[in-house]
Context: one part of a larger RNA
RNA sequence: CUGGGUUUAAAGGGUGCGUAGGCGGGCUUGUAAGUCCGUGGUGAAAUCUCAAAGCUUAACUUUGAAACUGCCAUGGAUACUAUAGGUCUUGAAUGUUGUGGAGGUUUGCGGAAUAUGUCAUGUAGCGGUGAAAUGCUUAGAUAUGACAUAGAACACCGAUUGCGAAGGCAGCAGGCUACACAAAUAUUGACGCUGAGGCACGAAAGCGUGGGGAUCAAACAGGAUUAGAUACCCCUGGUAGUCCACGCCCUAAACGAUGAUUACUCGACAUUUGUGAUACACAAUAAGUGUCUGAGCGAAAGCAUUAAGUAAUCCACCUGGGAAGUACGACCGCAAGGUUGAAACUC
Numbered sequence: 001c002u003g004g005g006u007u008u009a010a011a012g013g014g015u016g017c018g019u020a021g022g023c024g025g026g027c028u029u030g031u032a033a034g035u036c037c038g039u040g041g042u043g044a045a046a047u048c049u050c051a052a053a054g055c056u057u058a059a060c061u062u063u064g065a066a067a068c069u070g071c072c073a074u075g076g077a078u079a080c081u082a083u084a085g086g087u088c089u090u091g092a093a094u095g096u097u098g099u100g101g102a103g104g105u106u107u108g109c110g111g112a113a114u115a116u117g118u119c120a121u122g123u124a125g126c127g128g129u130g131a132a133a134u135g136c137u138u139a140g141a142u143a144u145g146a147c148a149u150a151g152a153a154c155a156c157c158g159a160u161u162g163c164g165a166a167g168g169c170a171g172c173a174g175g176c177u178a179c180a181c182a183a184a185u186a187u188u189g190a191c192g193c194u195g196a197g198g199c200a201c202g203a204a205a206g207c208g209u210g211g212g213g214a215u216c217a218a219a220c221a222g223g224a225u226u227a228g229a230u231a232c233c234c235c236u237g238g239u240a241g242u243c244c245a246c247g248c249c250c251u252a253a254a255c256g257a258u259g260a261u262u263a264c265u266c267g268a269c270a271u272u273u274g275u276g277a278u279a280c281a282c283a284a285u286a287a288g289u290g291u292c293u294g295a296g297c298g299a300a301a302g303c304a305u306u307a308a309g310u311a312a313u314c315c316a317c318c319u320g321g322g323a324a325g326u327a328c329g330a331c332c333g334c335a336a337g338g339u340u341g342a343a344a345c346u347c
Stems, first nucleotide, its partner, number of pairs: 004318003007301002012315001014201004021194003025088007033081002035077008049065006091191001092188003096183005103177007110154001114150008125136002162169002206248006216241001220237004259314006267292009296303002320347003329340004
């Protein structure tokens, strides 16, 4: 190379857009590069294979044939691929009319809770735990009421729901904006799929500058627990952080541990949103979201029209465990570190 794989055994890139490349719908005409057929030339000898011969045999040697699956030239064939042209509409896209949603971004507003402050009522405890103590409190706490201020998060609705490429997204209203789906048709006419590099996005934590700081809370302090307890768990406090703006970081069990696209393949039930129809009953159809089950698949667990079934195209990745996602080098980063990524040795 051929070949085998990637839900859980090693293995799907975190996700998208997209360059090169690879692959690509129906009909038709030309060309004949790939492809197929014929002919000619060449393909040294030796070697290999076959048939003989010579050394007593064999190895060995010699002779002959075949082969050298290749290359070049030339004449044809045209199904497929390619290429040039024409054409079509079912793939794809655009337009029209609607519908849908926690999709994104930005501005404003709201109530509950929490904390703090002031005032009032009121008096001796409050708080906390398995039990306590640290802590707060006669300088009047806890509790109750009124008012004010602040920041963060949005109970119920809420769901097996919905939206988004993924990360993710939830109070209400407005502005801007992206998307999906349906119906009927109108337009373009293969404009498609995938996608090495590349670019963009990418939870939390972390970093820089400037704000903000209610709650919670690494570090830290104290109280407990304990033989000890520089700890887990518990309690009282508490700083970074948690929040905002801008700029970095670029990793996650970034999970459906399941790459994207297309086609085909028994059924049942539930549910979201459309369409049509309306009787609010049943049933149809399209796009989703789920549960169960059959063939088939699978080592099994299980998957099963949202496939892990049957096929095709393209990309990524795997090849015993450890050493190790380490060392070295390179690139990126302010740093933390990230990406790429071995070997000796050992079992």